RNA sequence: GGGGAGCCGUUAGCGCCCGGACCUGAGAUAUGGUUGACGAGGAUGGCAGUUAUCGAAAGACUCGGCGGAUUCUGUCACGGCCACAUAUACGAGCGGCCGUCAGAGAGAAAGCAAAAAGCAGAAUCAACACUGUAACAGAGGUUCUCUCGAGCUCGGGA
Numbered sequence: 001g002g003g004g005a006g007c008c009g010u011u012a013g014c015g016c017c018c019g020g021a022c023c024u025g026a027g028a029u030a031u032g033g034u035u036g037a038c039g040a041g042g043a044u045g046g047c048a049g050u051u052a053u054c055g056a057a058a059g060a061c062u063c064g065g066c067g068g069a070u071u072c073u074g075u076c077a078c079g080g081c082c083a084c085a086u087a088u089a090c091g092a093g094c095g096g097c098c099g100u101c102a103g104a105g106a107g108a109a110a111g112c113a114a115a116a117a118g119c120a121g122a123a124u125c126a127a128c129a130c131u132g133u134a135a136c137a138g139a140g141g142u143u144c145u146c147u148c149g150a151g152c153u154c155g156g157g158a
Stems, first nucleotide, its partner, number of pairs: 014067004019063001020035004038055003044077006078099005090155005103148007118133004
């Protein structure tokens, strides 16, 4: 390095650390240890760009850096719908709006978190990290109401 088997882990606030900060130490410009995103939400696929949504906490920090990423925008492909009624299933093309709960906007309602802090525990020289425990969001989504919205052409059975 390759192959096989077993076990463990397994996901995007995620991973990493050459800055800074903290601890130990005489000294970390001692080659050591630590910190460095708390949950909620988020996935049709390709390409390009992009400081990628929401609040909670904190106030040396979630600061700074690198990588990644389900963000957003554009575009292509694929897919859905075109919405009381006005005869038209089905297929195709164009157009519009969207992304599988597959129109946009506004208002209202219900429902929803973890960490930090505190307390307790265990451990360490220490910093830090760990375990248990209560409470508290906003966005999105859901439900209801209102407003707005886009259909056209061709083929074509009855």
A computed fold for a 158-nucleotide RNA, annotated as glmS glucosamine-6-phosphate activated ribozyme aptamer. Rfam family: glmS glucosamine-6-phosphate activated ribozyme aptamer. Rfam describes the family as follows. This entry contains a glucosamine-6-phosphate activated ribozyme that is found in the mRNA for GlmS. GlmS is an enzyme that uses fructose-6-phosphate and glutamine to generate glucosamine-6-phosphate. The ribozyme catalyses self cleavage of the glmS mRNA that is thought to regulate GlmS activity. Rfam classes the family as a riboswitch.